[in-house]
Predicted 3D model of a 178-nucleotide RNA (Lysine riboswitch aptamer) from Negativicutes bacterium UBA1444.
Its mean pLDDT, the model's own confidence on a scale to 100, is 79.
It was read from a public genome assembly, where an Rfam model found it.
RNA sequence: GGACGGAGUAGAGGAGCAACUUGCAUUAGUACCGUUGAUGAGAUUGUGCGUCGAGGAGUCAGCGGGAAAGGGACGGUUGCCGAAGUGUUGGUCAAUGGGCACGCAUACCAAUGCUGGGUUCAUGCCGAACAGGCAUGAGACUGUCACCAAUAUCCAUUGGUGGAGAGCUAUCUCAUGG
Numbered sequence: 001g002g003a004c005g006g007a008g009u010a011g012a013g014g015a016g017c018a019a020c021u022u023g024c025a026u027u028a029g030u031a032c033c034g035u036u037g038a039u040g041a042g043a044u045u046g047u048g049c050g051u052c053g054a055g056g057a058g059u060c061a062g063c064g065g066g067a068a069a070g071g072g073a074c075g076g077u078u079g080c081c082g083a084a085g086u087g088u089u090g091g092u093c094a095a096u097g098g099g100c101a102c103g104c105a106u107a108c109c110a111a112u113g114c115u116g117g118g119u120u121c122a123u124g125c126c127g128a129a130c131a132g133g134c135a136u137g138a139g140a141c142u143g144u145c146a147c148c149a150a151u152a153u154c155c156a157u158u159g160g161u162g163g164a165g166a167g168c169u170a171u172c173u174c175a176u177g178g
Stems, first nucleotide, its partner, number of pairs: 005174002008171004014081001016080006024072001032065008042052003046102004084115009095106003116142002119139008144163008
């Protein structure tokens, strides 16, 4: 000095990402419990077992009582910048759920694919919801790099086009060369 290439460290994008948590609103006068009346055989999450039921299941109506989880906005704390989210396939009863069991559900693990970021709109799914989340598509915005043009040769600024985070910037080291 170090092109191309390999390994490492530290950073940046902003309505940035995620977790935990206090109170709050909503969920909801819902579920559920009790009681009265009517009706009259089923109810029990997906499956199986079990349990309850004519001494009245379940449903409807009246009266009385009356939640919670998930999700949400603000605040606080923490960890971070494939942060994180998600599709497909496979696995798991270690934790939670239901009377018990079953990977059944939440959840967790592995492989692999997609998404730079937030946002708006449309469609679909989840959801009590007009909140929010997810998937697909489109729009403008924004950060980054490359290319083109102009200012003003470099730097820098502006405009346009395009790509993707396995990226970009800084720094360091190895190999190779002198």